[in-house]
């Protein structure tokens, strides 16, 4: 300089055009004499811009950031 790949709650991974979900963590509340543990609740996300569409996390094109590989 070219090419690919990956970006989703605090962290780890799903999902794939039709209202975005686990686990774990965290907050109230039951439980306990008290901690852990258990049980139940409840906020919290699609890197960023812009295009197709009725509808985009999903398709498309630019960018940002991280990984590979080639030069």
């Nucleotide at each position: 300089g070219c090419g690919g790949g990956c970006g989703u709650g605090g962290u780890u991974c799903a999902a794939u055009g039709g209202u975005a979900g686990a686990a774990u963590a965290u907050g109230a509340g039951c439980u306990u004499c008290c901690c852990a543990a258990g049980c139940u609740u409840g906020g919290g996300g699609c890197g960023a811009g812009g295009g197709u569409u009725c509808g985009a996390u999903u398709c498309c094109c630019u960018u940002c950031g991280c990984c590979c590989g080639c030069a």